Overview:
A computed fold for a 684-nucleotide part of an RNA from a Chloroflexota bacterium, annotated as large-subunit ribosomal RNA, domain II. Rfam family: Bacterial large subunit ribosomal RNA. The prediction has a mean pLDDT of 85. Taxonomically the source falls in Chloroflexota (Bacteria, Bacillati).
[in-house]
Context: one part of a larger RNA
RNA sequence: GCGAGCGAGUUACUUCUCUGUGGCAAGGCUAAGGGAGAUACACCCGGAGCCGUAGCGAAAGCAAGUCCGAAUAGGGCGACUAGUCGCAGGGAGUAGACCCGAAACCCGGUGAGCUACUCAUGGGCAGGGUGAAGCGCGGGUAACACCGCGUGGAGGCCCGAACUCAUUAGUGUUGCAAAACUAUGGGAUGACCUGUGAGUAGUUGGUGAAAUGCCUAACGAACCGGGAGAUAGCUGGUUCUCCCCGAAAUGGCUCUAGGGCCAGCCUCGCGUGUUUAGUUACGGAGGUAGAGCACUGGAUUGGCUAGGGGGCAUCAAGCUUACCAACCCAAACCAAACUCCGAAUGCCGUAACUUGAAGCGCGGGAGUUGGACUACGUGGGAUGAGCUUCGUAGUCAAAAGGGAAACAGCCCAGACCGCCGGCUAAGGUCCUCAAAUCUAGACUAAGUGGGAAACGAUGUGAGAUUGCUCGGACAGCCAGGAGGUUGGCUUAGAAGCAGCCACCCUUCAAAGAGUGCGUAAUAGCUCACUGGUCAAGCGAUCUUGCGCGGAAAAUAUAACGGGGCUCAAGUCUAGUACCGAUGCCACGGACCUCGCCGCAAGGCGGGGUGGUAGGGGAGCGUUCCGAGAGCAGUGAAGCCAGACGGUGACGACUGGUGGAGCGCUCGGAAGUGAGAAUGCUCGC
Numbered sequence: 001g002c003g004a005g006c007g008a009g010u011u012a013c014u015u016c017u018c019u020g021u022g023g024c025a026a027g028g029c030u031a032a033g034g035g036a037g038a039u040a041c042a043c044c045c046g047g048a049g050c051c052g053u054a055g056c057g058a059a060a061g062c063a064a065g066u067c068c069g070a071a072u073a074g075g076g077c078g079a080c081u082a083g084u085c086g087c088a089g090g091g092a093g094u095a096g097a098c099c100c101g102a103a104a105c106c107c108g109g110u111g112a113g114c115u116a117c118u119c120a121u122g123g124g125c126a127g128g129g130u131g132a133a134g135c136g137c138g139g140g141u142a143a144c145a146c147c148g149c150g151u152g153g154a155g156g157c158c159c160g161a162a163c164u165c166a167u168u169a170g171u172g173u174u175g176c177a178a179a180a181c182u183a184u185g186g187g188a189u190g191a192c193c194u195g196u197g198a199g200u201a202g203u204u205g206g207u208g209a210a211a212u213g214c215c216u217a218a219c220g221a222a223c224c225g226g227g228a229g230a231u232a233g234c235u236g237g238u239u240c241u242c243c244c245c246g247a248a249a250u251g252g253c254u255c256u257a258g259g260g261c262c263a264g265c266c267u268c269g270c271g272u273g274u275u276u277a278g279u280u281a282c283g284g285a286g287g288u289a290g291a292g293c294a295c296u297g298g299a300u301u302g303g304c305u306a307g308g309g310g311g312c313a314u315c316a317a318g319c320u321u322a323c324c325a326a327c328c329c330a331a332a333c334c335a336a337a338c339u340c341c342g343a344a345u346g347c348c349g350u351a352a353c354u355u356g357a358a359g360c361g362c363g364g365g366a367g368u369u370g371g372a373c374u375a376c377g378u379g380g381g382a383u384g385a386g387c388u389u390c391g392u393a394g395u396c397a398a399a400a401g402g403g404a405a406a407c408a409g410c411c412c413a414g415a416c417c418g419c420c421g422g423c424u425a426a427g428g429u430c431c432u433c434a435a436a437u438c439u440a441g442a443c444u445a446a447g448u449g450g451g452a453a454a455c456g457a458u459g460u461g462a463g464a465u466u467g468c469u470c471g472g473a474c475a476g477c478c479a480g481g482a483g484g485u486u487g488g489c490u491u492a493g494a495a496g497c498a499g500c501c502a503c504c505c506u507u508c509a510a511a512g513a514g515u516g517c518g519u520a521a522u523a524g525c526u527c528a529c530u531g532g533u534c535a536a537g538c539g540a541u542c543u544u545g546c547g548c549g550g551a552a553a554a555u556a557u558a559a560c561g562g563g564g565c566u567c568a569a570g571u572c573u574a575g576u577a578c579c580g581a582u583g584c585c586a587c588g589g590a591c592c593u594c595g596c597c598g599c600a601a602g603g604c605g606g607g608g609u610g611g612u613a614g615g616g617g618a619g620c621g622u623u624c625c626g627a628g629a630g631c632a633g634u635g636a637a638g639c640c641a642g643a644c645g646g647u648g649a650c651g652a653c654u655g656g657u658g659g660a661g662c663g664c665u666c667g668g669a670a671g672u673g674a675g676a677a678u679g680c681u682c683g684c
Stems, first nucleotide, its partner, number of pairs: 001684006011095003015092010027051003033045003055062002065077004098237002101234001105227006116200009125190001127159003130155001134151006163187003168183004202219001205215003212221001240619006250263005264368002266365007275358001277354008290341001291339002296335003300331004307324002309321004371396007379388002401412003416589003421585003427579003430563003436576001438575006449565001455549002459546010476533005482506003487501003512527001516525002590609008620673001622670007630662002638657005644651002
């Protein structure tokens, strides 16, 4: 891992409640116990007691009333009848209460054969090196001291086996091994290593050269048994079928936030009987969007005038000012907590119409209270987020199908079943790939299409306004572009051209006290402006369509799904046809529900049948029991095979195998259905 078997809402209660059904009914029922009987779920006693038949009040108490109250007021709770006892089922309570699962807590014991420390008694340490004290001899000293040579054999001394430890690396990692192996390494007469016997024990314990280490392979409190099925608002699992309906992820409260309670939303029953919903008409309330500045505030420019600042001035008074500036005036603005105004929607009411379509009340049963994205309206954030908080709507959740290459939340559309028929939606119609290489007109040249901004640009189409122009424009070419004058100032210089001021006059076809380059300053080149030549259009501005640049990312083209596409297979406008889904239609069938007909069976007609949590309904099968009728050696159960029946769970039939029991009908009772629980056991 697979196979097989086992494996989870049970049982109890004089408990509560609801539903179905049955008996009796203003009553209903017995309990313990007893009698008789006995293979008694049967029969007969037993009314103790319980529920109901009357309530109200704290109570005395009163009573179809009563309580509060002064009340014959008003109000509260009642009265104007239905219960009770079985059986079955739904739910609740109390019990382990659907099953498995803690870490832990408490009690009593078992452990120091591992390991820590201790006690007692034993054992072990090749070989080599170094050479302390002491001693001897010699030298030496006044005597010591001291020196030399020997001897000697000290040491938590040195090197290094046994022994012991475990530094580094590798191997090993379903191992040789639940800690090893190889190489290397530390200690190796010592705080050394080791055998045996013994001691210390788990509430705050023992032991510890101290690491929370060790205390029998898992020790921040051992192990075993018990309390014990501890508790688990947590995780996982929870077994046959079909039919009907079908949620929620919200509000309030919560030591509450991943849990609950009440409400909301779902379902089932009973009641009510159009009260519901949509549209239209009419009537209402309102202060949002927008807008506005009349209020409250903010903010800008100009004007005017108080006031303030600066200057003059001996006080006072006053004068003055390129300063600031309230109020006011003019103009133009801003606001969730501004409003002189003010929609659309939505909301409330009345009426009509439409509609198989609900709504409301009471009661039984729930689940849900982690939501997600998209669009629109706000807040928070950075007018960030596949971000976050609300509101409105949709989809997913719980929804399959078609489209979007792929893609819960986008677009289309809601799958009862069948069909080798038809029509459409979104989206498409060159090939991949079903259907137009369709029609008409235009645009784009960028493969734009097929990713992106501010900004930039003689890209190109359309429109508008305006200027010049055969009296010759625009561009090019030829020529001129002068004089006062080097204007004045400044400056070393300043001559059109560093800078400041002014910007005149003259000659002219025209020429600036000078557009740019240039010089140290001049010079030089050039422009404005003018003539000629040429010859027909040439400029400026605005609006708009489609394009261009701006444009850098990590494995590989890789920013159309691909091929490929240019009067398009791109874009815009208009049109026709076709394709295209589980949508719609046609045909056949099933089930549910409503209406009508019918005694019923049923017939006719209308509508419906996606579905998680969950509610409701109807069934299949397994084991056993009661009753009835049966089958079986002329072959039961079980097993194997098969093209049969049923919507399904499942059920027949035939053959084979097998060799002794078995099913059917109507009832009853459950150890009643397996794929999942890192499930349990066995097998492979």